Predicted 3D model of a 75-nucleotide RNA (Glycine riboswitch aptamer) from a bovine gut metagenome.
[in-house]
């Protein structure tokens, strides 16, 4: 890397409609992806480089599905 199984979070209200899996509003999650740094190294300074399941929540999500970080097994 590729197969397989497991895999969490979070929504009310209002229009519209035959029916919302359609709009609008305000709310609210973190476990694709992205952003920001702690030790620590460089550097005379300024600053640079520097991890996460933390952080922001920009993307994405908030019924099912589909998508999932991870995690086990096989090759």
């Nucleotide at each position: 890397u590729u197969u397989c199984u497991g895999g969490a979070g979070a929504a009310c209200u209002c229009c519209u409609u035959a029916a919302a899996u359609g709009g609008a509003g305000u709310g609210c999650c973190g476990a694709a992806g992205g952003u920001g740094c702690a030790a620590g190294u460089c550097g005379c300074a300024a600053g640079a480089c520097g991890a996460a399941u933390c952080u922001c929540u920009c993307a994405g999500g908030c019924a099912a599905a589909a998508g999932g970080a991870c995690a086990g097994a096989a090759a």
It matches the Rfam family "Glycine riboswitch aptamer". Its family is annotated with glycine biosynthetic process in the Gene Ontology.